[in-house]
RNA sequence: GCUGUCGUGGCUUAGUGGUAGAGCGUUGCAUUGGUAAUGCAGAGGUCGCGAGUUCAAAUCUCGCCGAUAGCA
Numbered sequence: 001g002c003u004g005u006c007g008u009g010g011c012u013u014a015g016u017g018g019u020a021g022a023g024c025g026u027u028g029c030a031u032u033g034g035u036a037a038u039g040c041a042g043a044g045g046u047c048g049c050g051a052g053u054u055c056a057a058a059u060c061u062c063g064c065c066g067a068u069a070g071c072a
Base pairs, nucleotide, nucleotide: 001071002070003069004068005067006066007065010024011023012022013021018055026042027041028040029039030038048064049063050062051061052060
């Protein structure tokens, strides 16, 4: 330098056009003599950045940035 794949709460990830979900973690409460475990409730996401297409974009298209793999 060329090509492919990936980028979504703190971490791991689902969602392939129509209200962004889960597990772990975290906060509060219940339970206990106390802790762990368990149960209930909550907070936390400009979906990497910008533009385009569309009535509507995390999703499709283009550019850029980053990670990773292959080739040279």

The RNA shown here (transfer RNA) has 72 nucleotides and comes from archaeon UBA583. The prediction has a mean pLDDT of 82. It matches the Rfam family "tRNA". Rfam classes the family as a transfer RNA.